[in-house]
RNA sequence: GGAGAUGUGGCUCAGUGGUAGAGUGCUUGCCUGAAAAGCAUGAGGCCCUGGGUUCAAGCCCCAGUACCA
Numbered sequence: 001g002g003a004g005a006u007g008u009g010g011c012u013c014a015g016u017g018g019u020a021g022a023g024u025g026c027u028u029g030c031c032u033g034a035a036a037a038g039c040a041u042g043a044g045g046c047c048c049u050g051g052g053u054u055c056a057a058g059c060c061c062c063a064g065u066a067c068c069a
Base pairs, nucleotide, nucleotide: 004068006066007065010024011023012022013021018055026042028040029039030038048064049063050062051061052060
């Protein structure tokens, strides 16, 4: 330099055009002599960046960027 894959809550990942979810972690409460475990609850992401297509984009297209092989 060329071709390819990936980028979504703190972390690990879903989400095949119609108001973004789970597990884990964290908050608060219950439980306990106290913890752990368990149960319940709440916060936290406008989806790597910038454009384009579309009535509508996390999703399709282009460029850039980071990382992987």
Predicted 3D model of a 69-nucleotide RNA (transfer RNA) from Spermophilus dauricus. The sequence is in RNAcentral, with records from Rfam. It matches the Rfam family "tRNA". Its family is annotated with triplet codon-amino acid adaptor activity in the Gene Ontology. The source organism's lineage runs through Eukaryota, Opisthokonta, Euteleostomi, Sarcopterygii and Spermophilus. The coordinates come from a structure-prediction model, not an experiment, and the mean pLDDT is 84.